[in-house]
Molecule: Glycine riboswitch aptamer
Organism: Abyssibacter profundi
RNA sequence: UCCGUCGACUCUGGAGAGUGCUGGCAUCGACCAGCCACCGAAGGGGCAGGAGGCGCAUCAUGCCUCCAAUCUCUCAGGUAUCAGGACAGAGGGGCUGAG
Numbered sequence: 001u002c003c004g005u006c007g008a009c010u011c012u013g014g015a016g017a018g019u020g021c022u023g024g025c026a027u028c029g030a031c032c033a034g035c036c037a038c039c040g041a042a043g044g045g046g047c048a049g050g051a052g053g054c055g056c057a058u059c060a061u062g063c064c065u066c067c068a069a070u071c072u073c074u075c076a077g078g079u080a081u082c083a084g085g086a087c088a089g090a091g092g093g094g095c096u097g098a099g
Stems, first nucleotide, its partner, number of pairs: 003097001009091005018036001020035005037079003043075001044073003049067006
């Protein structure tokens, strides 16, 4: 100096499901507590699946480790607005590596 990768940051887009009922509060709120019903796309758990290793072809197509989904569970979170939001697009800086 250039290119690439990675995460972070900024901007944009971004679904689903009760503004539920009851009670409380000096506060009347989108607050607090309880109860019932629901959602899955913060996070988290589980498996499918994948990668690797050992062993085996007779015990056994067995065991172990890792990654692990938009599947699943619904712990957490959420169910008007706001906020959040997996994921996606764009951006300019930083770090590192290589030449």